A computed fold for a 130-nucleotide RNA from Zhengella mangrovi, annotated as FMN riboswitch aptamer (RFN element). The prediction has a mean pLDDT of 79.
[in-house]
RNA sequence: UCGCGUUCUCAGGGCGGGGUGAAAUUCCCCACCGGCGGUAUAGCCCGCGAGCGCUUCCGGCGACGGAAGGUCAGCAGAUCCGGUGUAAUUCCGGAGCCGACGGUCACAGUCCGGAUGGAAGAGAACCGCG
Numbered sequence: 001u002c003g004c005g006u007u008c009u010c011a012g013g014g015c016g017g018g019g020u021g022a023a024a025u026u027c028c029c030c031a032c033c034g035g036c037g038g039u040a041u042a043g044c045c046c047g048c049g050a051g052c053g054c055u056u057c058c059g060g061c062g063a064c065g066g067a068a069g070g071u072c073a074g075c076a077g078a079u080c081c082g083g084u085g086u087a088a089u090u091c092c093g094g095a096g097c098c099g100a101c102g103g104u105c106a107c108a109g110u111c112c113g114g115a116u117g118g119a120a121g122a123g124a125a126c127c128g129c130g
Stems, first nucleotide, its partner, number of pairs: 002130003005126006016030004031110002033099002035048004043097002051075002053072001054069006079095005101113003
C1' cells in the first nucleotide's frame, strides 16, 4: 500500500407568483428539484437502490393486517440537435422530456404518511489474516 475481516459514522432535493373554483402547494399558466456506482464531469447512456407487486407463513368469516424472501410473475420514468475535443446522448449553446405507493373538501416529482425506517453506496478506525 492492496485484498479480506470486524466495528462505527454518514447516506434525497423541490410549489414561489398568478388563474379557475365551494374546495386545488393536487387542475391551468409561469416557476422549482435531481440518490448511488461506472464512463470525459450524466435525472434522460450502462448498472444499482428504496417503493409497488409477487411467493410463503401467521392472524382474521371477510375486507384486510403482520412477518419473511429479495427479483423471485410483473411494474420500476425520460434526449435530441449543433459546437469543442484523442475521447463527451456527461462539457458549452439550443430545444425537449421524466418522476413509486397510500392519503386528501379536487387529479400531487414538490403537501401529509409508511420513514426517528430501509438502502445503493461513501468514509473512518482497528489491527486479525493474506
The organism belongs to Zhengella, within Bacteria.